[in-house]
The RNA shown here (c-di-AMP riboswitch aptamer (ydaO/yuaA leader)) has 137 nucleotides and comes from Bacillus halotolerans. It matches the Rfam family "c-di-AMP riboswitch aptamer (ydaO/yuaA leader)". Rfam describes the family as follows. This family represents a conserved RNA structure found upstream of the ydaO and yuaA genes in Bacillus subtilis and related genes in other bacteria. Lineage of the source: Bacteria > Bacillati > Bacilli > Bacillaceae > Bacillus. The prediction has a mean pLDDT of 79. RNAcentral holds the sequence, with entries from MGnify.
RNA sequence: CGCUUAAUCAAACACGAACGGGGAAACCAAUGAUUGGCUGUUUCACAAAACGGCCUUGGGGUGAAUCUUACUUAGUAAGAAGGGGUACUCUGAAUCCCUAAUCCGACAGCUAACCUCGUAGGCGUAUACAGAGAGGA
Numbered sequence: 001c002g003c004u005u006a007a008u009c010a011a012a013c014a015c016g017a018a019c020g021g022g023g024a025a026a027c028c029a030a031u032g033a034u035u036g037g038c039u040g041u042u043u044c045a046c047a048a049a050a051c052g053g054c055c056u057u058g059g060g061g062u063g064a065a066u067c068u069u070a071c072u073u074a075g076u077a078a079g080a081a082g083g084g085g086u087a088c089u090c091u092g093a094a095u096c097c098c099u100a101a102u103c104c105g106a107c108a109g110c111u112a113a114c115c116u117c118g119u120a121g122g123c124g125u126a127u128a129c130a131g132a133g134a135g136g137a
Stems, first nucleotide, its partner, number of pairs: 001124004008017002018119006028109001036055008058107001059104004066080006081099006088133005093127001
């Protein structure tokens, strides 16, 4: 200096600015089977109820990071779909890469007011391509 990303700027006085996420009415949508497991306390004693703790199979969130098929060492391969780069921007072509991880803890649709949280981390392109535009010398 550039890339990914919301993840930057300013300040050191303060309740900062900006960008991004979650929860949360009405209206709208939905029309819900059996409301998961372990455990403590209290109420109460056919049995159940309330409150709390731990867990993750149900469900949900952040994210592009999902799906299908085949194989067999829960990993590999291929395809579809989704996402990013190639040093001004947009469009096109060509080409290279990613398709993870993690959080909540039985629970959350949308959602104004309101409440609340994040501003980490990880990397290093070499197409002197075409068209249009911008800017500089």